[in-house]
RNA sequence: CAGUUAUCAAGAAAGGCGGAGGGACUAGACCCUAUGAAGCCUUAGCAACCCUUUGUUCAAAUUUAGUUGAAUAGAGAAGGUGCUACGUUCUAUCCCAAUGAUUGUUGGGGCAGAUAACGA
Repeated sequence: CAGUUAUCAAGAAAGGCGGAGGGACUAGACCCUAUGAAGCCUUAGCAACCCUUUGUUCAAAUUUAGUUGAAUAGAGAAGGUGCUACGUUCUAUCCCAAUGAUUGUUGGGGCAGAUAACGA
């Protein structure tokens, strides 16, 4: 960092340094912020993507016992990431459905973004 796949429900914060911004980007709204923003550090925690482990099923090669891979159910948290305001805040915006006598509303999807795993 192009791309692929999965998830975006819930969960979990204190201290130190710092000193004015922050909530991804542009505009608007809304919210947080000197009762201290971002960022960095320390410690703690959350979750279970990778991971560890047990069972079951299937497959493969090899051999008759185990191995490897996949799926699935459970347990765990040592390690690699991530995260610890609302909340992927809403609209600007495309498509579909429902509804509403005319720019609406509701729901779903897409786009974009975030994180993980794989990866040129």
A computed fold for a 120-nucleotide RNA from Euzebyella saccharophila, annotated as SAM riboswitch aptamer (S box leader). The sequence was found by an Rfam model in a public genome assembly. The coordinates come from a structure-prediction model, not an experiment, and the mean pLDDT is 77. NCBI's taxonomy places the organism under Bacteria, Bacteroidota, Flavobacteriia, Flavobacteriaceae, Euzebyella. Rfam family: SAM riboswitch aptamer (S box leader). Its family is annotated with regulation of gene expression in the Gene Ontology. Rfam describes the family as follows. The SAM riboswitch is found upstream of a number of genes which code for proteins involved in methionine or cysteine biosynthesis in Gram-positive bacteria.